[in-house]
RNA sequence: CGCUCAUCCAGAGAGGUGGAGGGAAACGGCCCGACGAAGCCCGGCAACCAUCGCCGCCGGCGGCAGUGCAACGUGCACCGCCCCAAAGGCGACAGGUGCCAAUUCCGGCAGGCGCACCCAUAGGUGUCCUGCAAGAUGAGGG
Numbered sequence: 001c002g003c004u005c006a007u008c009c010a011g012a013g014a015g016g017u018g019g020a021g022g023g024a025a026a027c028g029g030c031c032c033g034a035c036g037a038a039g040c041c042c043g044g045c046a047a048c049c050a051u052c053g054c055c056g057c058c059g060g061c062g063g064c065a066g067u068g069c070a071a072c073g074u075g076c077a078c079c080g081c082c083c084c085a086a087a088g089g090c091g092a093c094a095g096g097u098g099c100c101a102a103u104u105c106c107g108g109c110a111g112g113c114g115c116a117c118c119c120a121u122a123g124g125u126g127u128c129c130u131g132c133a134a135g136a137u138g139a140g141g142g
Base pairs, nucleotide, nucleotide: 001142003140004139005138006137007136008135013042015041016040017039021032022031023030027107028106029105043100044099045098048096049095051092052091053090054089055088059084060083062082063081064080066078067077068076069075070074104134108132109131110130111129112128114127115126116125117124118123
């Protein structure tokens, strides 16, 4: 840098430092900011990945016991329990990320012939739902 999958209306400090900017990028809007922005430190939130525990589908030349048949110190079949493994579920933890104003602050495209209002049956404005796009974060792989 691009690919795949998942998630994105919840949550998170009246601390220290720092000094004017910030809300990822461009533009527009709307906001936050000297009652102090960004950054850094501390603190916190969450639980994607890792780790651990419990349950557990398919399965196993696995172990033990039972029954039947063959046969003889065993073999085959069925069945029960245990063990291993494990899609998945639940829980714990906080190691690797991430995050800590406003939905991803809002904005794009398509559909619903949605809802409300304006209006000349055209059309316009606002708003809601669904899908897609864009973006962010994680995990995987290139």
Molecule: SAM riboswitch aptamer (S box leader)
Organism: Chloroflexota bacterium